[in-house]
RNA sequence: GAUUUAUAAAGAAGUGGCGAGAGACAGGCUCUACGACCCACUGGCAACCCUCCAAAAAAGAGAAGGUGCCAAUUCCUGACCAGAUAACAUGGUGUUAUUUGGAAAGAUAAAAU
Numbered sequence: 001g002a003u004u005u006a007u008a009a010a011g012a013a014g015u016g017g018c019g020a021g022a023g024a025c026a027g028g029c030u031c032u033a034c035g036a037c038c039c040a041c042u043g044g045c046a047a048c049c050c051u052c053c054a055a056a057a058a059a060g061a062g063a064a065g066g067u068g069c070c071a072a073u074u075c076c077u078g079a080c081c082a083g084a085u086a087a088c089a090u091g092g093u094g095u096u097a098u099u100u101g102g103a104a105a106g107a108u109a110a111a112a113u
Stems, first nucleotide, its partner, number of pairs: 001113001003111005013042005021031003025078004043070003048066002050062003074105001080102010
């Protein structure tokens, strides 16, 4: 890196360094010289792996260790599929807008490669 499975409306910031863009991509919107993003340290959140309990599973408890995370619902929307509502055009029916669900995309974990 690709694959499979699972998860996401909750939660959690200080100090120092650097110095201009950052929030994956596109559009929107937002953050940012009152210093963002990123890096280091400290602290924390969560509970995937893990530990305890249990014959086992489920449930429950924990947080030493491996990851992850600590602006905004994955910040919102997204080619596509299905439904609902409305408007317009119409011979069949279609187009557009809004919206619900799915899929897709991205993220993280675990597994095996």

A computed fold for a 113-nucleotide RNA from Pedobacter duraquae, annotated as SAM riboswitch aptamer (S box leader). It matches the Rfam family "SAM riboswitch aptamer (S box leader)". About the family: The SAM riboswitch is found upstream of a number of genes which code for proteins involved in methionine or cysteine biosynthesis in Gram-positive bacteria. The coordinates come from a structure-prediction model, not an experiment, and the mean pLDDT is 82. NCBI's taxonomy places the organism under Bacteria, Pseudomonadati, Bacteroidota, Sphingobacteriia, Pedobacter. It was read from a public genome assembly, where an Rfam model found it.